This is a predicted structure of a 102-nucleotide RNA (THF (Tetrahydrofolate) riboswitch aptamer) from a bovine gut metagenome. The model forms 93% of the base pairs in the Rfam consensus. It matches the Rfam family "THF (Tetrahydrofolate) riboswitch aptamer". From the family's description: Tetrahydrofolate (THF) riboswitch was first reported for Ames et al. as an RNA motif in 5' untranslated (5'-UTR)regions of folate transport and biosynthesis genes in Firmicutes genomes.
RNA sequence: AGAGUAGGGCGUGCGCGUCGGGAGCUUCCCGGUAGUGCCGUUGGAUGGGAGGUUGCCAACGGACGAAAUGGCUUUGCCAUGCGGUGCGCGCCUGCAGCCGCU
Repeated sequence: AGAGUAGGGCGUGCGCGUCGGGAGCUUCCCGGUAGUGCCGUUGGAUGGGAGGUUGCCAACGGACGAAAUGGCUUUGCCAUGCGGUGCGCGCCUGCAGCCGCU
């Protein structure tokens, strides 16, 4: 000096969801529903090793709270959108200190 984590960003493929009511109906209001995000508590994992958090994950509790229309052979299906939605793949990025590797 370099390699290398959990994650993060972008792209892509396959999925999940896209509710009900009212009004003065391009708009607004009310009530619900996962997921994401937020707060608290507890625990867990985390470069090759030990260890570690202000980052990550899980459980519980709490507050808040989304997201369309069209077509058809209509009790479903399809298409294109939408949600700070889940997973895989590719690219980029990516551990402060100690030890080790090259």

Annotation: RNAcentral holds the sequence, with entries from MGnify.